[in-house]
RNA sequence: CGCUCAUCCAGAGGGGCAGAGGGAACGGCCCGUUGAAGCCCCGGCAACCCUCCCGCCGGUCUCGGACCGACGCUGCGGCGUCGGGCGCGAGGCUCCCGGUGGGGAAGGUGCCAAUUCCGGCUCGCGGUGAAAUACGCCGCGGGGAAGAUGAGGA
Numbered sequence: 001c002g003c004u005c006a007u008c009c010a011g012a013g014g015g016g017c018a019g020a021g022g023g024a025a026c027g028g029c030c031c032g033u034u035g036a037a038g039c040c041c042c043g044g045c046a047a048c049c050c051u052c053c054c055g056c057c058g059g060u061c062u063c064g065g066a067c068c069g070a071c072g073c074u075g076c077g078g079c080g081u082c083g084g085g086c087g088c089g090a091g092g093c094u095c096c097c098g099g100u101g102g103g104g105a106a107g108g109u110g111c112c113a114a115u116u117c118c119g120g121c122u123c124g125c126g127g128u129g130a131a132a133u134a135c136g137c138c139g140c141g142g143g144g145a146a147g148a149u150g151a152g153g154a
Base pairs, nucleotide, nucleotide: 003152004151005150006149007148008147013042014041015040016039017038021031022030023029026119027118028117043112044111045110048108049107052103053102054101055100056099057098058097059096060092061091062090063089064088065086067084068083069082070081071080072079073078116146121143122142123141124140125139126138127137128136129135
């Protein structure tokens, strides 16, 4: 630098240095000399990764059941033995693996104005204009684009 997946209407700020920008870009609209960016310190939020704990489900194990196959017996209705798998029923689950729900927050990131601040492209609905199925504007909703963050991969 680009690829894949998930999430993005919740949450969480003080101080020091610094000194004019910042909110990705564009258009809006905001924030900023009552101090922007950036750097440092301390604090916090969250739960993506990781870790720990509890529960449930599945894998798994046991018993039963029905089923299938082979063989044997038969009074021809079936019965027995062995083997097989099961999505059916009951139970176990020490350990291990996977999934899922809840809790915790030591570690790796991230984040701490405004929904990703809002919008653009597309579809639908409603309103509005003299105004029709077209068009403009306004509002709401679905999807998309772009972006951000994490995890993974090359």
About this RNA:
Predicted 3D model of a 154-nucleotide RNA (SAM riboswitch aptamer (S box leader)) from Streptomyces sp. Ru87. RNAcentral holds the sequence, with entries from Rfam. Its mean pLDDT, the model's own confidence on a scale to 100, is 80.